This is a predicted structure of a 72-nucleotide RNA (transfer RNA) from a Patescibacteria group bacterium.
It was read from a public genome assembly.

[in-house]
RNA sequence: GGCCCCAUCGUCUAUCGGCUAGGACACUUGGUUCUCAUCCAAGAAAGAGGGGUUCGAUUCCCCUUGGGGCUA
Numbered sequence: 001g002g003c004c005c006c007a008u009c010g011u012c013u014a015u016c017g018g019c020u021a022g023g024a025c026a027c028u029u030g031g032u033u034c035u036c037a038u039c040c041a042a043g044a045a046a047g048a049g050g051g052g053u054u055c056g057a058u059u060c061c062c063c064u065u066g067g068g069g070c071u072a
Base pairs, nucleotide, nucleotide: 001071002070003069004068005067006066007065010025011024012023013022018055027043028042029041030040031039048064049063050062051061052060
């Protein structure tokens, strides 16, 4: 240089065009308890950036950025 894959709550992940983006752990609040832990209930929290296609994009296309792999 060429080709391929990946990027989603704090972390790990689900979601193959209808999203008001789901779950686990963690966190916060409340309940339970003499207290802590456990347990129960509730809550906050996310689509790398830009553009395009579409009635509608996390999803499809292009470019960029970052990470990984193969090859010369």
Rfam family: tRNA.